[in-house]
Context: one part of a larger RNA
RNA sequence: AACGAACGCUGGCGGCGUGGAUAAGACAUGCAAGUCGAACGGGGUAAUUUUGGUAGCAAUAUCAAAAUUAUCUAGUGGCGUAAGGGUGCGUAACACGUGGGCAACCUGCCGAGAAGAGGGGGAUAGCUCGCCGAAAGGCGAAUUAAUACCGCAUGUGGCUAGGAAGGACAUCUUUCCAAAGCUAAAGUUGGGGAUCGCAAGACCUGACGCUUCUUGAUGGGCCCGCGGCCUAUCAGCUUGUUGGUGAGGUAACGGCUCACCAAGGCUAUGACGGGUAGCUGGUCUGAGAGGACGACCAGCCACACUGGAACUGAGACACGGUCCAGACACCUACGGGUGGCAGCAGUCGAGAAUUUUUCUCAAUGGGGGAAACCCUGAAGGAGCGACGCCGCGUGAAGGAUGAAGGUUUUCGGAUUGUAAACUUCUGUCAUUAGAGAACAAUGCACAGAAUGUUAACAGCAUUUUGUGUUGAUAGUAUCUGAAGAGGAAGAGACGGCUAACUCUGUGCCAGCAGCCGCGGUAAUACAGAGGUCUCAAGCGUUGUUC
Numbered sequence: 001a002a003c004g005a006a007c008g009c010u011g012g013c014g015g016c017g018u019g020g021a022u023a024a025g026a027c028a029u030g031c032a033a034g035u036c037g038a039a040c041g042g043g044g045u046a047a048u049u050u051u052g053g054u055a056g057c058a059a060u061a062u063c064a065a066a067a068u069u070a071u072c073u074a075g076u077g078g079c080g081u082a083a084g085g086g087u088g089c090g091u092a093a094c095a096c097g098u099g100g101g102c103a104a105c106c107u108g109c110c111g112a113g114a115a116g117a118g119g120g121g122g123a124u125a126g127c128u129c130g131c132c133g134a135a136a137g138g139c140g141a142a143u144u145a146a147u148a149c150c151g152c153a154u155g156u157g158g159c160u161a162g163g164a165a166g167g168a169c170a171u172c173u174u175u176c177c178a179a180a181g182c183u184a185a186a187g188u189u190g191g192g193g194a195u196c197g198c199a200a201g202a203c204c205u206g207a208c209g210c211u212u213c214u215u216g217a218u219g220g221g222c223c224c225g226c227g228g229c230c231u232a233u234c235a236g237c238u239u240g241u242u243g244g245u246g247a248g249g250u251a252a253c254g255g256c257u258c259a260c261c262a263a264g265g266c267u268a269u270g271a272c273g274g275g276u277a278g279c280u281g282g283u284c285u286g287a288g289a290g291g292a293c294g295a296c297c298a299g300c301c302a303c304a305c306u307g308g309a310a311c312u313g314a315g316a317c318a319c320g321g322u323c324c325a326g327a328c329a330c331c332u333a334c335g336g337g338u339g340g341c342a343g344c345a346g347u348c349g350a351g352a353a354u355u356u357u358u359c360u361c362a363a364u365g366g367g368g369g370a371a372a373c374c375c376u377g378a379a380g381g382a383g384c385g386a387c388g389c390c391g392c393g394u395g396a397a398g399g400a401u402g403a404a405g406g407u408u409u410u411c412g413g414a415u416u417g418u419a420a421a422c423u424u425c426u427g428u429c430a431u432u433a434g435a436g437a438a439c440a441a442u443g444c445a446c447a448g449a450a451u452g453u454u455a456a457c458a459g460c461a462u463u464u465u466g467u468g469u470u471g472a473u474a475g476u477a478u479c480u481g482a483a484g485a486g487g488a489a490g491a492g493a494c495g496g497c498u499a500a501c502u503c504u505g506u507g508c509c510a511g512c513a514g515c516c517g518c519g520g521u522a523a524u525a526c527a528g529a530g531g532u533c534u535c536a537a538g539c540g541u542u543g544u545u546c
Stems, first nucleotide, its partner, number of pairs: 001545003005542005012392006018385002025348003029345003034079003039076002042073014086303003096227007105220002110216007118152001120150002128141005157183004162177006187208006195202002229275003236266003241263008278300004282293004305326005328339004356382001358381003364378001365376004395425004405416004429487001431482005443469011490535005495516003501530005511518002
């Protein structure tokens, strides 16, 4: 000098930060990943219309069915759930950092370009019925839809063989030539002049979506050089081990795996073993060189009760998915089931020690959706803690009988001390009354205009103009007014180091102490008091680092 600190005494305000370092211990409760009805068939509710029934003389009321519209939705389906958020167990390793390589690779959504989207089929959830079970849940029958699933057609292309030329770093790659085989799809919705059709619609057209291919972007995978802990009281280690051939496997290279063959490979420039540890940008210190550390923020990695495994998918061997085993806990009708806070809050435990079971999606960002919008404990805010840094205040000026009181005294005085009282002011902060934000637009809705698309002044897309609308924080910040010095100072030290001295008590006792050392009757070193010094809403102590 520093700290994610703790402890003691004390404590006025604000801003910005920061807060489970120990038990990767166990967790009650709530929330943290949904969304799309413009993919699909059902179901519910409401309104309107039509038809029929019932009551009534009628108006009307009510019930049932159908259609339309609006809205909600369990299920099928799509996308997302691999991001965001948490933790640091493991890991001494291509994990990380840095610089390269992949002619050995993948990449959903997004951008650009090319081509296509024809014609069929069988199921299944839901619903209904029946059955089993305490529950969780399960079984059977019948029936139904799709952008769910499966054949067929087409093949711009793509994949698999051949030849020629060029290129390169061995496999290879680019261009050209000619032939064969394999290989795709799905619709939804807005608008509409003519024509066809009883209608639905066909047809035309816009938007979104679908299929194949090329390319870009983004994200990832793999390989290599170099770099960064301790230990020799660890000296030898290794059999898929090191290499080859062939095969399998992977998006891809590779002992990655397997069969066979050879006997290699690493090591004193520290192999192998043991201990410790997430790595980095950085942080702290220091004149620097270095040393120590890796909280918060950012990048990468690893993990998700413990161990193992794969499925789905563009992407996982998946925190809030599945299966198996284990420990623990809970429910049970004893047959069997259920769970995983190292997400945000919160509880218990252990600990010197670490916060609210808060508000909002207004902004930024993410997921879904055509959109409206929905979701978002990410995020934005508020709350708690002097935990840290910074700022402000606790009054200012005048005021000598140098008051009283305290302390001291050589009894004259000295000191506290302009300090107080008293006089005149000021109004920061807090208090109170009123006014009152920015963060909000480039968003969204409506209306108009232009351009493009088009048969179309439909519609849609883009640009633009106008109007309207959206704030959790928050009646906060800020501003104005009011009142009154009123509400706001302590902690440590005073022998030397080291700024600051006397009196009393005690008497090697009680005690102090970072080091030297004080204390045995005149203690500036113990204890109290007065005074003084240093910092100050803090001051000291302890711990740790330089």
Overview:
RNAcentral holds the full RNA, with entries from ENA and SILVA. This is a predicted structure of a 546-nucleotide part of an RNA (small-subunit ribosomal RNA, 5' domain) from an uncultured bacterium.